RNAcentral holds the sequence, with entries from MGnify.
This is a predicted structure of a 371-nucleotide RNA (Bacterial RNase P class A) from a marine sediment metagenome.
RNA sequence: GAGUCGACCAGACAGUCGCCGUGCCGCGAAAGCAGUGCGGAGGAAAGUCCGGGCUCCGAAGGGCAGGGUGCCAGGUAACGCCUGGGGGGCGCGAGCCCACGGAAAGUGCCACAGAAAAUAUACCGCCUCGUUCCCGAAUCGAGGGGCGCGGUAAGGGUGAAAUGGUGCGGUAAGAGCGCACCGCGCCGGUGGUAACGCCGGUGGCAGGGUAAACCCCACCCGGAGCAAGACCGAAUAGGGGGGCAUGCGGGGCUCUCGAGCUCCGCGGGGCGUGGCCCGCGUCGCCCCCGGGUAGGUCGCUAGAGGCUCGUGGCGACACAAGCCGUAGAUGAAUGACUGUCCUCGACAGAACCCGGCUUACAGGUCGGCUC
Repeated sequence: GAGUCGACCAGACAGUCGCCGUGCCGCGAAAGCAGUGCGGAGGAAAGUCCGGGCUCCGAAGGGCAGGGUGCCAGGUAACGCCUGGGGGGCGCGAGCCCACGGAAAGUGCCACAGAAAAUAUACCGCCUCGUUCCCGAAUCGAGGGGCGCGGUAAGGGUGAAAUGGUGCGGUAAGAGCGCACCGCGCCGGUGGUAACGCCGGUGGCAGGGUAAACCCCACCCGGAGCAAGACCGAAUAGGGGGGCAUGCGGGGCUCUCGAGCUCCGCGGGGCGUGGCCCGCGUCGCCCCCGGGUAGGUCGCUAGAGGCUCGUGGCGACACAAGCCGUAGAUGAAUGACUGUCCUCGACAGAACCCGGCUUACAGGUCGGCUC
């Protein structure tokens, strides 16, 4: 100098005026008001993509459907996360990337090009044979051309991909046809907890790819979510229960002759008319119980919590000791203005909580390692 991995910071200070929560003191019956002190967004608070806590439903034991995960071992509350390892790929290297089970259960698909894209197949080429022609002195055949029946996957050509690869032998030409090495399958031994590695033997070698195509195999998953849910609880309307009043006289009608219906008058109850009486108006009124609504309280932040040190472990992490107290709103606070300075400041705003992943991000600091 170039690169790679990891950790961290996220304008600073001061003043003024505000907002949310909370401690103390004063006033107040309470609500609250005033004073004062303290605390008040993030590394991603985001996307809501995974996993868990918590709550309710429910009794979750099994099966189906559906969804997810997919090399091995470990960590964890759990995970699709993390750590370590194996295999493959990239890089000189530090290091980075990989949905990395099964294609011999079955089904499907493989554009264009190409003869053929998968129980195979012959376009060009190569080769034997037959026939015919040319050549040649020759009915013979060094050679050459056409046609035909076959052989052939070496070579060409097409394609992302063409029926294991390279070489030698072999052959008319070829071909795992034979052999050696590599690859592949199977068997055995050996190292490893395992994934897998190594060694030896054996089989000429089996139907190319695709499973983030259906599918098969193994394992996992009950559903809904803080607007969860719990408690307190008006006004109005509605529900249930109880209380008060529904009486007296007269007329008419009906019949089962004692009642019913209806009209008139008088009386009584509640409510309104500002307290009382009259009068007037009006028709049910009062009390209790329980459910729900508005509203309020809780859930709500002390939790798989953070920091330091020690022990165990390669590590993720676990355990032990000490210390710390760190937003809690509910139309939703965390702000605005001014001044000074600098390297002139990115992405972005909590809403029940936590562990992850992913995405966004100006600039800067520190450390390990590599070339």

Its Rfam family is "Bacterial RNase P class A". By type it is a ribozyme.